Transfer RNA from a Candidatus Stahliibacteriota bacterium, 74 nucleotides, folded computationally.

Parts: sequence; structure tokens; C1' cells
RNA sequence: GGGCCCGUAGCUCAGUUGGUUAGAGCGCCUGACUCAUAAUCAGUAGGUCGCGGGUUCGAAGCCUGCCGGGCCCA
Repeated sequence: GGGCCCGUAGCUCAGUUGGUUAGAGCGCCUGACUCAUAAUCAGUAGGUCGCGGGUUCGAAGCCUGCCGGGCCCA
């Protein structure tokens, strides 16, 4: 330098043919329970969907240029 794959909550990951409110488990926090802690139960908070541009009535999902990570070739 070239090709391919990946990037969504603090972590690990879903997200159907593009369809109107973006989710789960774990974790954090609060409460219940307990003499207390753990476990368990309930609830809350937490998101520029890597960044910019484009297509569309509508984009996490399509197109494009970058950024970061991984694998292969040279």
C1' cells in the first nucleotide's frame, strides 16, 4: 500500500424487509429482606447507535469519505 470483518448503555451483546417510543443480561445506584453482609426480590438512572456527508416522507440497518480495532496479502 491492497482486500475482508468489526464499532449500539460502564462490560458482553440483540435489534427481522428501512417504519415512527432503541433493548436484554451483568454491573452501578435506591428501596425491601437481614442483627449485619452476601444471596434474593422490586425499582430508578444510564445512549452524539465511532465521526462527517448523501439517498429517503422516514436511517442503528442503504451509499460514500474519514477515525479506531482485528485478520490476510504484498

It matches the Rfam family "tRNA". It was read from a public genome assembly.